[in-house]
Context: one part of a larger RNA
């Protein structure tokens, strides 16, 4: 390269947007570049293949034929597919009525609790643990009561419920915004998918500049275990964790499963729509999602199974013994922790 592959063996880019490419609906007419047939040319000798012939055979040699892809001219075909035009609606988009929804952003408010602070009651303990001690407390703890302040997250509802591309998103009002589903023969008229560069969003832990700081708590201190205990438990506590603004761009960023399409038995839940029917319950049935169970295939097995890992098509990305090693060197990005591309020499 060929060829086979990526849920758990090595292999799905953390998501999305979209540029170039690739790939593409139904009907017609036109063209004839690609494609199909056919003709001329060319396709050196030498070799190959087929019949002979010469060396005693045979390798070798030689003679004659045959074919030959590929290119190039040319003459036809028009099914596909390409270029052109016309039409369409079944893909998709826009309209119009519904509708769910912790989608997002901002700016106010709320109650329960932890904590501290202040006053009142009131005395000896609390606190912790396997047991303990270190801490706190007669300068009145700790329990109780009132009062204030401050921060952080929102019990119940809550649900294999919902919502978004993915990270993610729960107290409640308001604004202002995305994005989905379901009805509608009302309109565009193929506008589609996919997506190398790119570009943007991207949990926490970290950066950097200002706030803010209850609660918890790396680091650190002290008190136990413990042969040792730089840990496990206790008692304390800076960073951080909250906030704005910038950076950073990694996760077992997972369903370890890339997206769209089209297609393949069923059965039970549930979430939002809609129709029919019965008119409070339900029942049918239908679209969109979530979820089990399972048939056929599928799969090495687990499993998997209209939410495919079945049956096919497109496009992207990735893999190609183990280890060295996601190192090392260079590039690029970073303020800086670092990322991201990513070997080799040796080993087995």
């Nucleotide at each position: 390269u060929u060829g086979g592959g990526c849920g758990u063996a090595a292999a799905g880019a953390g998501c999305g947007c979209g540029u170039a490419g690739g790939c593409g609906g139904u009907a017609u007419u036109a063209u004839a570049a690609g494609u199909u047939a056919g003709a001329u040319g060319u396709a050196a000798a030498a070799g190959a293949c087929u019949a002979g012939g010469g060396c005693u055979c045979a390798a070798c040699c030689u003679u004659a034929g045959g074919g030959g892809a590929g290119c190039a001219u040319u003459u036809a075909a028009u099914a596909c597919a390409g270029u052109a035009a016309u039409a369409c609606u079944a893909g998709a988009g826009a309209g119009c009525g519904g509708u769910a929804g912790a989608g997002g952003u901002a700016u106010g408010u709320g109650g329960a609790a932890u904590u501290u602070c202040c006053g009142g009651u009131g005395u000896a303990g609390c606190g912790g643990u396997g047991g303990a001690a270190u801490g706190c407390g007669u300068a009145g703890a700790g329990a109780u009561c009132g009062g204030g302040a401050g921060g952080a997250a929102c019990a119940c509802c809550a649900g294999u419920g919902g919502c978004g591309a993915a990270g993610g998103c729960g107290a409640g009002a308001u604004a202002c915004u995305g994005g989905g589903c379901c009805g509608c023969g009302a309109c565009u008229g193929a506008c589609g998918c996919u997506g190398a560069u790119g570009c943007g969003c991207g949990a926490g832990a970290g950066c950097g500049u200002g706030g803010g700081g209850a609660g918890c708590g790396a680091a650190c201190a002290g008190g136990a275990u413990u042969a040792g205990a730089u840990a496990c438990c206790c008692u304390g506590g800076u960073a951080g964790u909250c906030c704005a603004c910038g950076c950073a761009g990694u996760a077992a960023a997972c369903g370890a499963u890339g997206a769209g399409u089209g297609u393949u038995a069923g059965g039970u839940g549930u979430u939002g729509g809609g129709u029919g029917u019965g008119a409070u319950a339900g029942c049918a049935u239908u679209c969109a999602g979530u979820g089990c169970c399972g048939a056929a295939g599928g799969a090495a097995a687990c499993c998997u199974a209209g939410u495919a890992a079945g049956c096919a098509c497109u496009c992207c990305g990735c893999c190609u013994g183990a280890g060295u090693a996601g190192u090392a060197c260079g590039g690029c990005c970073g303020c800086a922790a670092g990322g991201u591309u990513g070997a080799a020499a040796c080993u087995c």

The part of an RNA shown here (small-subunit ribosomal RNA, central domain) has 348 nucleotides and comes from an uncultured bacterium.